[in-house]
About this RNA: Model confidence (mean pLDDT): 85 of 100. A computed fold for an 83-nucleotide RNA from a Pseudomonadota bacterium, annotated as c-di-GMP-I riboswitch aptamer. Taxonomically the source falls in Pseudomonadota (Bacteria, Pseudomonadati). The sequence was found by an Rfam model in a public genome assembly.

RNA sequence: GGCCACAGAGGGCAAAGCCAACGAAAGUUGGCGACGCAAAGCUUCCAGUCUAAGGAGAAUUCUAUGACAGCGGGGCCGCCAAA
Repeated sequence: GGCCACAGAGGGCAAAGCCAACGAAAGUUGGCGACGCAAAGCUUCCAGUCUAAGGAGAAUUCUAUGACAGCGGGGCCGCCAAA
């Protein structure tokens, strides 16, 4: 110097559910709570899924400008280390 193998540390976030509030709903926010997550940090650019107030329709229905970043892809930022 190269190859292979092998861990830790400090921590972080917070599913379902319950309570309260907002919302037409999907869902969101706060508190409690942890199913899990090495990006389960941020971001609706692509795709997907959910809802249907309003609008359309004779109708069982259709429709996003609404929602989901903990569905996937993309973009940006970030912690530690055997590096």